c-di-GMP-I riboswitch aptamer from a soil metagenome, 77 nucleotides, folded computationally.
[in-house]
RNA sequence: GACAAAGGCAAACCAGUCGCGAGGCUGGGACGCAAAGCCAUGGGUCCGGCCGGGCGCCGGAUCGCCAGGCUACCGAA
Numbered sequence: 001g002a003c004a005a006a007g008g009c010a011a012a013c014c015a016g017u018c019g020c021g022a023g024g025c026u027g028g029g030a031c032g033c034a035a036a037g038c039c040a041u042g043g044g045u046c047c048g049g050c051c052g053g054g055c056g057c058c059g060g061a062u063c064g065c066c067a068g069g070c071u072a073c074c075g076a077a
Base pairs, nucleotide, nucleotide: 001074008033009032013028014027015026016025017024018023031064037070038069039068041067042066043065044062045061046060047059048058049057050056
C1' cells in the first nucleotide's frame, strides 16, 4: 500500500463440544481484514468471586476494541 500477482485468515449464524460464566475449540459458513499472524505489556469492555454497602481487591475472558512489542508474502507509487 497498487483497478498488480500468488496466496492467507474468517464475522454473524448453524451443528457438536468444553466452561458457573464471559467465552474457547472443531466442522459448515463469509461480514470483512495489508498483518483479522503471535503476545494479555498498558488501557477499554465483559465474566466469576470477595465486601453490610462503597472505595476497591483477586482471578478469568476478549488481540476481529484501541495502543504497544515481535514476526511475515509481493514490490508499483
The sequence is in RNAcentral, with records from MGnify.